[in-house]
RNA sequence: CCAACUCUCGCGGGAGAGAUCGGGGGGCUUGCUGAGUCCCUCGGAGCCGAAGGCGCAACCGCCCCGGAAACGCUCAGGCAAAAGGACCGCGCGGGCUGA
Numbered sequence: 001c002c003a004a005c006u007c008u009c010g011c012g013g014g015a016g017a018g019a020u021c022g023g024g025g026g027g028c029u030u031g032c033u034g035a036g037u038c039c040c041u042c043g044g045a046g047c048c049g050a051a052g053g054c055g056c057a058a059c060c061g062c063c064c065c066g067g068a069a070a071c072g073c074u075c076a077g078g079c080a081a082a083a084g085g086a087c088c089g090c091g092c093g094g095g096c097u098g099a
Base pairs, nucleotide, nucleotide: 002098005095006094007093009091010090011089012088013087020044021043022042023041024040025039026038027037028036029035030034046079047078048077052075053073054072055071059067060066061065
């Protein structure tokens, strides 16, 4: 100096599941004792799994023990858009070891 590996950050891609029902509050519209629409909040049933978390395990290791999934559970989170999103690719920088 360079490849590989790894970490933060940036960019791009990124699935699944109801724009569900009811109560309360607020804004807007209206033909105004009513209705429509948007937002917030609380509760109910239904559903999803790819933040996180937990569990089993193939397998691996330094093998008394430990690590470990895209599998499972759904606590959390999510079910129009937005946001988020495991993971993948690219890039700057850091770390690390090897030839």
Glycine riboswitch aptamer from Phenylobacterium soli, 99 nucleotides, folded computationally.
Taxonomically the source falls in Phenylobacterium (Bacteria, Pseudomonadota, Alphaproteobacteria, Caulobacteraceae).
The coordinates come from a structure-prediction model, not an experiment, and the mean pLDDT is 80.
Its Rfam family is "Glycine riboswitch aptamer". Rfam describes the family as follows. This family represents the bacterial glycine riboswitch.
The model forms 90% of the base pairs in the Rfam consensus.
The sequence is in RNAcentral, with records from Rfam.